[in-house]
Context: one part of a larger RNA
RNA sequence: UGACGGGGACCCGCACAAGCGGUGGAGCAUGUGGUUUAAUUCGAGGCAACGCGAAGAACCUUACCCGGCCUUGACAUCCCGCGGGAUGCAGGGUAAUGCCGGCAGCCCUUCGGGGCCGCGGAGACAGGUGGUGCAUGGUUGUCGUCAGCUCGUGUCGUGAGAUGUUGGGUUAAGUCCCGCAACGAGCGCAACCCUUAUUCUUAGUAGCCAGCAGGUAAAGCUGGGCACUCUGGGAAGACUGCCAGGGAUAACCUGGAGGAAGGUGGGUAUGACGUCAAAUCAUCAUGCCCCUUAUGAUUUGGGCUACACACGUGCUACAAUGGCGUAAACAAAGGGAGGCAAAGGAGUAAUCUGGAGCAAACCCCAAAAAUAACGUCUCAGUUCGGACUGUGGUCUGCAACCCGACCACACGAAGCUGGAAUCGCUAGUAAUCGCGAAUCAGAAUGUCGCGGUGAAUACGUUCCCGGGUCUUGCACA
Repeated sequence: UGACGGGGACCCGCACAAGCGGUGGAGCAUGUGGUUUAAUUCGAGGCAACGCGAAGAACCUUACCCGGCCUUGACAUCCCGCGGGAUGCAGGGUAAUGCCGGCAGCCCUUCGGGGCCGCGGAGACAGGUGGUGCAUGGUUGUCGUCAGCUCGUGUCGUGAGAUGUUGGGUUAAGUCCCGCAACGAGCGCAACCCUUAUUCUUAGUAGCCAGCAGGUAAAGCUGGGCACUCUGGGAAGACUGCCAGGGAUAACCUGGAGGAAGGUGGGUAUGACGUCAAAUCAUCAUGCCCCUUAUGAUUUGGGCUACACACGUGCUACAAUGGCGUAAACAAAGGGAGGCAAAGGAGUAAUCUGGAGCAAACCCCAAAAAUAACGUCUCAGUUCGGACUGUGGUCUGCAACCCGACCACACGAAGCUGGAAUCGCUAGUAAUCGCGAAUCAGAAUGUCGCGGUGAAUACGUUCCCGGGUCUUGCACA
């Protein structure tokens, strides 16, 4: 000087408390451990691994296993020889491979040849998701969006170092003010960017009967118009600016006015010096080591989907604030050409047919659902709950046996609110309700977004956890 203390003082955080809803019990989904297996590929391991890499394992992916098959190789550069039947389409053969084999048929040229491609050969080499993240780059997590981390010069100290950065206030903040052997500065904080909340202006192939005319079963449907809504562009607006009180007359705090918004308005993005030899050699790159007729390449089939069990994360429930039925209403944000697909028709349905329109404020996906109204059920393992199972189908795709999703009918399990323990959340939040997208042929209860309905509580900082500043002790460095 740091680190540490079941030392002290002060302060903060959904840290506790006050509340609301969960997990832990049930069934299922998913990840992990374990076990099993020919293989169940590999990585991730307290917080900070475990719906994680994986924004999507039937084949492929795929790295694993059992077989088959290749050895200058699936891929790159160089050399030699031959060919122009290279390449495309089609056939037999289960895949790769090998074999047989039909048809059409390269480009440029100074005619020497060259380019491109194929076949054969020779090695130099290729190749490796093999090892080492404790050899590394790059990237990432974490403490933590916590308020800290440092430097120059000066001064003090023999020196390590100190000072500045401590002190009195204040703040979300090393934020600002005052003081001070310090005076300044840098990285962080804040601000600048995006978005959201209000208004003005500008422009109207979406919106409006607002005002006029036409028109309908209904309809911005038509003429017409940009008033309103909305969309895009450009501005304004919030700065403790104003008032009162408190305070050291300061910084600032409390209250008020005006205002759409008030003291950082809400939300993103943004992550200092560093810590954990944290994670990743399997995104990629890369040193060294290792394999080289195999640890490389290709391919059929299987596996990654196993199942006495244990754990994590979720979904659905256990019902009446509900289930079911009937007929009504109101979003936002997205996506669409090998695509989205309307109307009409068929089917109990999944779906099929059909093909208008649309590279989209124009057409489509598209029905929003909770909600409100009416009816029914009347507290029961039920008209709750839907697992599991049977039969019959639909779709995608060469192909749904291992191993897909969906539909109809039948079957109708556990479960009556969950022990110890434990998690999230302070406002348009929690809770609850649906919608969309990425990946994607098909395959979400996951992820990422979008809106609808919409609470309760916070006295306070004694305690638990984490963190910051000062100080003290010190058997640690």
RNAcentral holds the full RNA, with entries from ENA and Greengenes. A computed fold for a 477-nucleotide part of an RNA from an uncultured bacterium, annotated as small-subunit ribosomal RNA, 3' major domain. Model confidence (mean pLDDT): 83 of 100.